This is a predicted structure of a 342-nucleotide part of an RNA (large-subunit ribosomal RNA, domain IV) from Frankliniella occidentalis. The source organism's lineage runs through Eukaryota, Opisthokonta, Neoptera, Eumetabola and Frankliniella.
Context: one part of a larger RNA
């Protein structure tokens, strides 16, 4: 000096990215406890006071039943020490305000526990049972010794208000008049070969029947695609321009252009805002963070759910109490170790 513990004067977060860390509270009883609430909560809120031992007097049960005793109860009086009574130890730190996620639970086993996952609830959609779906070359099996109040898939996530337009594209569902459209069936029609027939002295050439074989037109031919319709809690989507009011400024209204249809409620510089430390307003002597508004939404917006919420939280953001050696700024102390020395 390191490591691990205990203690400090004033001061009290000034320390830091952040009060990390350490302090502070801490058992029981008693008195009191707000906002807000889904009336269960929030609640151990918050915030106060007791507490040792003696001695006395009460209860209730019980033996005894007169006196007293045991065993509980924890009331009332009164006396006593100490700095101090849950005398040592073990035993909440509290509050306000926003964000997310309702909640309790789950998870990256050895760097994230979380505002990821999953949830009860809601909505789509597929199955009528040899279900649908899964797994297996198949047997089989699970679904299931269940049957539409079930069972699979997808999405969303308590709960309270609500979830708008768009079906043009993709994708599903339905539809079948036309177009296109395999195999197959169909064979016009064509090749090979070749009895045979002609021509040659011959080799050999020309024609070319049956067979056998190869090629192959037109017709006929499902789904599916085009088509026509419906479907957004299916993927997905949700406009420019210009001008207009008796100060200005704005622009309920007006034109005009494109789209399948132009973003409705709410919310809003947010877990989303580039410009940006937007403005104003609160909080501080001083606030790129925090709250409360404004709305100029670069690029919110409603089951990739929109917006509120009591309760929850080892969650994440600010404020303020209390309280600490975190710090002003350092100091002392204990234990083992490193170090020196033997």
């Nucleotide at each position: 000096c390191u490591c691990u513990c205990g203690c400090u004067a004033a001061g009290g977060a000034a320390c830091u990215a952040g009060g990390c860390a350490a302090a502070c509270u801490c058992g029981c009883c008693c008195c009191g406890u707000a906002a807000c609430u889904u009336c269960g909560g929030g609640a151990g809120a918050a915030g106060g006071g007791g507490u040792g031992c003696c001695g006395g007097c009460g209860g209730u049960g019980u033996g005894g039943c007169a006196a007293c005793g045991c065993a509980c109860c924890g009331g009332c009086c009164g006396g006593u020490c100490g700095c101090a009574g849950u005398g040592a130890a073990g035993a909440g730190g509290g509050u306000c305000a926003a964000g997310c996620g309702a909640c309790u639970g789950u998870u990256u086993a050895c760097c994230a526990a979380a505002a990821a996952c999953a949830c009860a609830g809601g909505a789509c959609u597929c199955u009528g049972c040899a279900a649908a779906g899964u797994c297996g070359a198949a047997a089989g099996a699970c679904g299931a010794c269940g049957u539409a109040u079930a069972g699979g898939g997808u999405c969303u996530g308590a709960c309270g208000c609500c979830u708008g337009c768009c079906c043009g594209g993709u994708g599903c569902u339905g539809g079948a008049a036309g177009g296109u459209u395999a195999a197959c069936g169909a064979g016009a029609g064509g090749g090979g070969u070749c009895c045979g027939c002609g021509c040659g002295c011959a080799a050999g050439c020309g024609c070319a029947a049956a067979g056998c074989u190869c090629c192959g037109a037109a017709c006929c031919g499902a789904a599916g695609c085009c088509c026509c319709a419906g479907u957004a809690a299916a993927c997905g989507g949700c406009g420019g321009c210009c001008g207009u009011a008796a100060c200005u400024a704005u622009a309920a209204c007006g034109g005009u252009c494109c789209u399948a249809a132009g973003g409705u409620a709410g919310c809003g510089a947010a877990a989303u805002u580039c410009c940006u430390u937007g403005u104003c307003g609160g909080g501080u002597a001083a606030g790129u963070u925090c709250c409360g508004a404004c709305c100029u939404g670069c690029a919110c917006g409603a089951a990739u759910g929109g917006u509120g919420u009591a309760a929850c939280g080892a969650u994440c953001u600010g404020g303020g109490c209390a309280c600490u050696g975190u710090c002003u700024c350092a100091g002392c102390c204990a234990c083992g170790a490193g170090c020196u020395c033997g």
The coordinates come from a structure-prediction model, not an experiment, and the mean pLDDT is 86.
Its Rfam family is "Bacterial large subunit ribosomal RNA".